This is a predicted structure of a 351-nucleotide part of an RNA (small-subunit ribosomal RNA, central domain) from an uncultured bacterium. The RNAcentral record of the full RNA draws on ENA, Greengenes and SILVA. The coordinates come from a structure-prediction model, not an experiment, and the mean pLDDT is 86.
[in-house]
Context: one part of a larger RNA
RNA sequence: CUGGGUGUAAAGGGAGCUGCAGCCGGCACGGCAAGCCUGAUGUGAAAGUCCCGCGGCCCAACCGCGGGACUGCAUUGGGAACUACCGGUCUGGAGUGCCGGAGAGGUAGUCGGAAUUCCUAGUGUAGCGGUGAAAUGCGUAGAUAUUAGGAGGAACACCAGUGGCGAAGGCGGCCUACUGGACGGCGACUGACGCUGAGGCUCGAAAGCGUGGGGAGCAAACAGGAUUAGAUACCCUGGUAGUCCACGACGUAAACGAUGAAUAGUAGGUGUGGGGGGCCAGGGGCCCUCGGUGCGGCAGCAAACGCAGUAAGUAUUCCUCCUGGGGAGUGCGUUCGCAAGAAUGAAACUC
Numbered sequence: 001c002u003g004g005g006u007g008u009a010a011a012g013g014g015a016g017c018u019g020c021a022g023c024c025g026g027c028a029c030g031g032c033a034a035g036c037c038u039g040a041u042g043u044g045a046a047a048g049u050c051c052c053g054c055g056g057c058c059c060a061a062c063c064g065c066g067g068g069a070c071u072g073c074a075u076u077g078g079g080a081a082c083u084a085c086c087g088g089u090c091u092g093g094a095g096u097g098c099c100g101g102a103g104a105g106g107u108a109g110u111c112g113g114a115a116u117u118c119c120u121a122g123u124g125u126a127g128c129g130g131u132g133a134a135a136u137g138c139g140u141a142g143a144u145a146u147u148a149g150g151a152g153g154a155a156c157a158c159c160a161g162u163g164g165c166g167a168a169g170g171c172g173g174c175c176u177a178c179u180g181g182a183c184g185g186c187g188a189c190u191g192a193c194g195c196u197g198a199g200g201c202u203c204g205a206a207a208g209c210g211u212g213g214g215g216a217g218c219a220a221a222c223a224g225g226a227u228u229a230g231a232u233a234c235c236c237u238g239g240u241a242g243u244c245c246a247c248g249a250c251g252u253a254a255a256c257g258a259u260g261a262a263u264a265g266u267a268g269g270u271g272u273g274g275g276g277g278g279c280c281a282g283g284g285g286c287c288c289u290c291g292g293u294g295c296g297g298c299a300g301c302a303a304a305c306g307c308a309g310u311a312a313g314u315a316u317u318c319c320u321c322c323u324g325g326g327g328a329g330u331g332c333g334u335u336c337g338c339a340a341g342a343a344u345g346a347a348a349c350u351c
Base pairs, nucleotide, nucleotide: 003323004322005321007305008304012319014203015202016201017200018199022196024194026090029087030086031085034083035082036079037078038077039076040075041074042073043072050068051067052066053065054064055063056062093193094190095189096188097186098185099184100183105179106178107177108176109175111173112156117151118150119149120148121147122146123145127138128137164171165170209248210247211246212245213244217243218242222238223237224236225235260318261317262316263315264314269295270294271293272292274290275289276288277287278286279285280284300307301306324351325350326349333344334343335342336341
């Protein structure tokens, strides 16, 4: 490189966008003839190689003669199915419009109650707390408990659901403003405007980082008490970064469905959430349908597990990635970063 693969064996990029490049691309018509098909001519030197036939050395190797081939290139005559190109058509793909409902989608800003902690005051007295059992700890300077008032931060019980929304990360008290997407109905408009996408750009949990705030609870580090042979742990009492906010930076995760994106076809069953239509008729059912989300299951697939209209099945298009284990996601170099480090990513050697 080809081939074969990428749920779990090595392998799907964390996710999206793209008037970047590239690849691929709906229906019918006319043209053109670059690709494509066909004919002719020239060329494709000789030798040699390959094939066929004949011949010379006893045979063969070797040599000689004749023919073919040399799958190519150029010129030219024709063809027009397919691809490309040009012109113009259509509406099914794609998009716009109008109407409608659903939703923890996003950003910003108010507000609310429960609870924990702390402060002040009252009642009240000797314990509280904690554990397997204890102790450290707190408490006669009045704790724990309880009542009232106040402060402050963080998170939003029930509703809550293999429920919903989002491209992924993710999103959950109420309200307001701004704002994105999806879906259903109508079928008015554009008329292939599409799919994918190396590269590029943007987003991207937690932890960690910078500056400035904030700090109730929790809690790496740390301290003490236990346990233990020891206990740099598990358990307990404390407790600082951090967790929270603003702005910046980092760019990684078992970033998982360990399953890239798009399109079409392929038995049925059942649940659930959103929308539409019809029927029975009565405050509930039944049927159909579109697009989600689950379960179970046939064909098919699969090494098996299992997947199975949300495919891991049947096909097509495009991209990423894999190629024995270790060495190693290491070294070196480069790019990025404040740093931590990230990205790219070997070899010797060894089995």